[in-house]
């Protein structure tokens, strides 16, 4: 310096022909229990790395930094 892949909830990761943002664990809250812990339940948490474009419409396509890992000189 040049390619490739990856960047979504607190953690691990799905979402891939553009169409209102998911699980699982974790936490919290109430129930069960003498008491914990398992259990059941129920709700919360995310400007999808940051900017700009294209679209009626972008997590998804485009350019541009920015960080991770891998190749090549």
């Nucleotide at each position: 310096g040049c390619c490739c892949u990856c960047g979504u909830a607190g953690c691990u990761c799905a979402g891939u022909a553009g169409g209102u943002a998911g699980a699982g664990c974790g936490a919290u809250u109430g129930g069960c229990u003498g008491u914990u812990a398992a259990c059941c339940a129920a709700g919360a948490g995310g400007u999808c790395g940051g900017g700009a474009g294209u679209u009626c419409g972008a997590g998804u396509c485009u350019c541009c930094c920015c960080g991770a890992g891998g190749g090549c000189g």
Background: Transfer RNA from a Candidatus Aenigmatarchaeota archaeon, 73 nucleotides, folded computationally. The prediction has a mean pLDDT of 81. The source organism's lineage runs through Archaea, Nanobdellati and Candidatus Aenigmatarchaeota. Its Rfam family is "tRNA". The family's RNA type in Rfam is transfer RNA.